The RNA shown here (transfer RNA) has 71 nucleotides and comes from a Candidatus Pacearchaeota archaeon. Its mean pLDDT, the model's own confidence on a scale to 100, is 82. Taxonomically the source falls in Candidatus Pacearchaeota (Archaea, Nanobdellati). It matches the Rfam family "tRNA". Rfam describes the family as follows. Transfer RNA (tRNA) molecules are approximately 80 nucleotides in length.

């Protein structure tokens, strides 16, 4: 160089057009004499740019970036 295949909260991740969810971390109340576990709330996320479309995380083309594999 060329193929694949990936990029969503601080971390790990599900989501194949219609208001983006868990879990773990974090924070606040509750529970306890205190912590700890537990309960209940709360804050945070779609790599960047362009398209298609009424509507795009998703489809499509470029770009960075990461693993793979060819040469």
């Nucleotide at each position: 160089g060329c193929g694949c295949u990936g990029g969503u909260g601080g971390u790990u991740u599900a989501g194949u057009g219609g208001u983006a969810g868990a879990a773990c971390a974090a924070u606040u109340g509750g529970c306890u004499u205190c912590c700890a576990a537990c309960c209940a709330g709360u804050u945070g996320g779609c790599c960047c740019g362009g398209g298609u479309u009424c509507a795009a995380u998703u489809c499509c083309c470029g770009g960075c970036c990461g693993g793979c594999g060819c040469a």